Model confidence (mean pLDDT): 78 of 100. This is a predicted structure of a 146-nucleotide RNA (SAM riboswitch aptamer (S box leader)) from uncultured Marmoricola sp. The RNAcentral record of the sequence draws on MGnify. The organism belongs to Marmoricola, within Bacteria.
RNA sequence: CUCAUCGAGAGGGGCAGAGGGACACGGCCCGCUGAAGCCCCGGCAACCGCCACACGAGCCUCCGACCGCAGCACGACCGCAUCGGAUCGCGUGGGAGUGGUGCCAAUUCCGUCCCGGUCCGAGAGUCGGCCACCGGGGAAGAUGAG
Numbered sequence: 001c002u003c004a005u006c007g008a009g010a011g012g013g014g015c016a017g018a019g020g021g022a023c024a025c026g027g028c029c030c031g032c033u034g035a036a037g038c039c040c041c042g043g044c045a046a047c048c049g050c051c052a053c054a055c056g057a058g059c060c061u062c063c064g065a066c067c068g069c070a071g072c073a074c075g076a077c078c079g080c081a082u083c084g085g086a087u088c089g090c091g092u093g094g095g096a097g098u099g100g101u102g103c104c105a106a107u108u109c110c111g112u113c114c115c116g117g118u119c120c121g122a123g124a125g126u127c128g129g130c131c132a133c134c135g136g137g138g139a140a141g142a143u144g145a146g
Stems, first nucleotide, its partner, number of pairs: 001146006011041005019030003024112004042104003047100002050095002053093004058088001061086005068080002071077001108140001113137006119129004
């Protein structure tokens, strides 16, 4: 930099000792019944990897059938086509959780920027508020894969 996902899920112990929820601001939370950080154990999930179960398309390689076409005087045989099987990788679904990560308060805790709707106020076909609510998008961030 690119792509995918981010409303689900999953906590105990030890050390430590005042902060933490990415950054800024605002809000709201968590925290001396012990925050951050480090260690141990446990768990969640299924991104990569793994399995090879189902389906699909492909066609790499091989085998068999057939004898339609070409080669051939004909046959045999070979090649192409067709059909079947095996194999190979791909896609979708499925499985396991032993490998590589990740994660285990609150939607990524919420908002900030843009759009739409509702609402409110003017008022007369629009304007404003939004420090009210709902929805969509963006930005930023996190994680994975490349």